[in-house]
RNA sequence: GGAGUAGAUCAAAUGGUCGCUGGAAGCUCUUUAAGGGUUUCCGGAGGAAAGUCCGAGCACCACAGGGCAGGGUGGUCGCUAACGGCGACUGGGGGUGACCCUAAGGAAAGUGCCGCAGAAAAUAUACCGCCCCGCGCUUGUCGCGAGGUAAGGGUGAAAAGGUGAGGUAAGAGCUCACCAGUAUCCCGGGUGACCGGGAUAGCUUGGUAAACCCCACCCGGUGCAAGACCAAAUAGGGGAACGUGGAGCGGCAACGCUCCAAAAGGCGGCCCGUCUUUCAGGUUUCCGGGUAGGUUGCUUGAGGCGUCCGGCAACGGGCGUCCCAGCUGAAUGGCCAUUGCCUGACUGUUACGUCAGGAACAGAACUCGGCUUAUUAUCUGCUCCGGCA
RNA sequence: CGGGACGUAGCGCAGUUUGGUAGCGCACCUGAAUGGGGUUCAGGGGGCCGGAGGUUCAAAUCCUCUCGUCCCGACCA
Numbered sequence: 001g002g003a004g005u006a007g008a009u010c011a012a013a014u015g016g017u018c019g020c021u022g023g024a025a026g027c028u029c030u031u032u033a034a035g036g037g038u039u040u041c042c043g044g045a046g047g048a049a050a051g052u053c054c055g056a057g058c059a060c061c062a063c064a065g066g067g068c069a070g071g072g073u074g075g076u077c078g079c080u081a082a083c084g085g086c087g088a089c090u091g092g093g094g095g096u097g098a099c100c101c102u103a104a105g106g107a108a109a110g111u112g113c114c115g116c117a118g119a120a121a122a123u124a125u126a127c128c129g130c131c132c133c134g135c136g137c138u139u140g141u142c143g144c145g146a147g148g149u150a151a152g153g154g155u156g157a158a159a160a161g162g163u164g165a166g167g168u169a170a171g172a173g174c175u176c177a178c179c180a181g182u183a184u185c186c187c188g189g190g191u192g193a194c195c196g197g198g199a200u201a202g203c204u205u206g207g208u209a210a211a212c213c214c215c216a217c218c219c220g221g222u223g224c225a226a227g228a229c230c231a232a233a234u235a236g237g238g239g240a241a242c243g244u245g246g247a248g249c250g251g252c253a254a255c256g257c258u259c260c261a262a263a264a265g266g267c268g269g270c271c272c273g274u275c276u277u278u279c280a281g282g283u284u285u286c287c288g289g290g291u292a293g294g295u296u297g298c299u300u301g302a303g304g305c306g307u308c309c310g311g312c313a314a315c316g317g318g319c320g321u322c323c324c325a326g327c328u329g330a331a332u333g334g335c336c337a338u339u340g341c342c343u344g345a346c347u348g349u350u351a352c353g354u355c356a357g358g359a360a361c362a363g364a365a366c367u368c369g370g371c372u373u374a375u376u377a378u379c380u381g382c383u384c385c386g387g388c389a
Numbered sequence: 390c391g392g393g394a395c396g397u398a399g400c401g402c403a404g405u406u407u408g409g410u411a412g413c414g415c416a417c418c419u420g421a422a423u424g425g426g427g428u429u430c431a432g433g434g435g436g437c438c439g440g441a442g443g444u445u446c447a448a449a450u451c452c453u454c455u456c457g458u459c460c461c462g463a464c465c466a
């Protein structure tokens, strides 16, 4: 100098000015109310506020207990309110290395699948080849038949341990030595996953569970548009009060009948007409549910910062200190100046100056703990390569 | 704010459950029949399944993350 790897921090600062918004206090106006105006003071986005992928708080609904079904998680030990998160360690894999990745229980409980190719894809199998036996005649490096064989060829992602020797007709863990693995047992270390060592058994068993499944553990449902309170107009529900008029007849009366008028309804496009009803409908008033709207839930919390102690760490504990958005047609902004940062050019020489340009991703909406994704700038540790001394 | 579905050829859709190398219709291109067009017949081209990573011998299909589009929920008194 280049390439890489792990981690940390920041997300410009100060002032002026014009606004927006929450709270407190004061003043003031009116139609005295969920009211308006104004002054002062205090506060006003994030590391991800995002995706809504997990876990909780909180609220309502459901619920005796247990089981089935369904969903999720899956090395060990710890941390935590909890988690699929985090830390440390173990096994496996990748990288020259710093370091990184790991859904990492079970395929020897059962079922399924393994296309094409290949003889055969799982109770192993005989295409070529190799070997033995029998028969034939054209007597050969031949043909046919019945067998043995996984050592060789070829296929495939994958072919039933590997190398060598013995053995055999040819071969084969068929036997032996060494190596690899598996199972059982023992010794030592570790809380544990597991690690190191030894003995025995020829035991050699394909892959796939992010296929069904088995094992262990966990899980009730819905989300602040949950839920609680106040409550207009209109419509609808319930209660109470008012509630036909006149004449005649009968009757002691209550009341009944007839006629006229009125009201409401049916027939009907409308009027007339006709029928029915007059305790039916209507008016007034009260009550409860409840919509618009408003209030609340709402921000003091598994909280932030500093410091000390315990722990490898995640994290926990003690003390001190602080209060730090709360909107809903959804505030948190614009402009100017100075300084700082980055990039380029020039003067110029190791310290600056001048000019020009640039500054990302993105924005709370009940609240926390994580994960994931997007993204600016700087710093530190470590690794590899090259050059110079 | 919360919940759910979809993405495959220029367009509209199958295939995803049960993994085995992707089809159908319209459109497009070529040829034939016609004087030409339409129409009909015969033949053909065009995709890496929204993107990235993982599991697997093998992924449109299974798993995770991500991008985009669409739908539902306020309250029916």
Base pairs, nucleotide, nucleotide: 001385002384003383004382005381006380007379008378009377012339013338014337015336016335017334018333020044021043022042023041024040025039026038027037028036029035030033046361050372051371053370054369055368056367057366058223059222060221061220070219071218072217073216074215075089076088077087078086079085090104091102092101093100094099105214106213110212111211112208113207114206127153128152129149130148131147133145134144135143136142137140161179162178163177164176165175166174180204181203182201183200184199185198186197187196188195189194227296228295229294230293237287238286239285240284241283242282244261245260246259247258248257249256250255262278263277264276265275266274267273303322304321305320306319307318308317309316310315341358342357343356344355345354346353390462391461392460393459394458395457396456399415400414401413402412409446417433418432419431420430421429422428439455440454441453442452443451
This is a predicted complex of two RNAs, RNase P RNA and transfer RNA, with 466 nucleotides together. It holds a member of the Rfam family "Bacterial RNase P class A". Rfam describes the family as follows. Ribonuclease P (RNase P) is a ubiquitous endoribonuclease, found in archaea, bacteria and eukarya as well as chloroplasts and mitochondria. Its family is annotated with tRNA processing, ribonuclease P activity and dimeric ribonuclease P complex in the Gene Ontology. The coordinates come from a structure-prediction model, not an experiment, and the mean pLDDT is 76.